This is a predicted structure of a 90-nucleotide RNA (c-di-GMP-I riboswitch aptamer) from a Chloroflexota bacterium. The model forms 95% of the base pairs in the Rfam consensus. Its Rfam family is "c-di-GMP-I riboswitch aptamer". Rfam links the family to the GO term cyclic-di-GMP binding.

C1' cells in the first nucleotide's frame, strides 16, 4: 500500500410512519423520526423489480367504463458492475 472489518475509536447515513410540496403513478425533496446500514457515499453500465402519462390494443352498456402490451418514468436501502472514502484490532 492491498485484503479484510473488531464488544475498537471518531463520526456518518437514515428504514417504516407523520407533516408539507412535486408528480398521471412509481416514487422524489424538505421537516420529524429512527429500522437497520462498513459504503445504506456517488452513477441507471448489466439484470431484476415498480408505476403506466403517452401509444398500441381488446371487450364493452360505445365520443363511457374496464381489461392486457409497453419505459422514454422510478428503484443504487434489490442484485452485480464502475469510481470514490473514514479507522486500523485479528
Nucleotide at each position: 500500500c492491498g485484503c479484510c472489518g473488531a464488544u475498537a475509536a471518531a463520526g456518518g447515513c437514515a428504514a417504516a410512519c407523520c407533516c408539507a410540496u412535486c408528480g398521471a403513478a412509481a416514487g422524489a425533496u424538505g421537516g420529524g423520526g429512527g429500522c437497520g446500514c462498513a459504503a445504506a457515499g456517488c452513477c441507471a453500465c448489466g439484470g431484476g423489480u415498480c408505476u403506466g402519462a403517452g401509444g398500441c390494443u381488446c371487450a364493452u352498456u360505445c365520443u363511457u367504463u374496464g381489461g392486457g402490451c409497453u419505459a422514454u418514468g422510478a428503484u443504487c436501502g434489490c442484485c452485480g458492475g464502475g469510481c470514490u472514502g473514514c479507522c486500523g484490532a485479528a